[in-house]
RNA sequence: GGGCCGUUAGCUCAGCGGUAGAGCACCUCAUUUGCAAUGAGGGGGUCGCCGGUUCAAGUCCGGCACGGUCCA
Numbered sequence: 001g002g003g004c005c006g007u008u009a010g011c012u013c014a015g016c017g018g019u020a021g022a023g024c025a026c027c028u029c030a031u032u033u034g035c036a037a038u039g040a041g042g043g044g045g046u047c048g049c050c051g052g053u054u055c056a057a058g059u060c061c062g063g064c065a066c067g068g069u070c071c072a
Stems, first nucleotide, its partner, number of pairs: 001071007010024004018055001026042005048064005
């Protein structure tokens, strides 16, 4: 330098162009002498950045950045 894959919640990851989700973690309540476990409820997101297409983009297209991998 080039090819491919990835970037979404604190972490690990889902998400046929039409309201952004799950598990774990966190907070509150119940249960307990207390803790854990369990049950119920709750908070948390400029979807890496900049553009384009579209009535509408996390999703499609282009560029860039970062990470991984392969080739040179």

This is a predicted structure of a 72-nucleotide RNA (transfer RNA) from Candidatus Yanofskybacteria bacterium RIFOXYD1_FULL_42_10. Model confidence (mean pLDDT): 85 of 100. It matches the Rfam family "tRNA". By type it is a transfer RNA. The source organism's lineage runs through Bacteria, Bacteria candidate phyla and Candidatus Yanofskyibacteriota.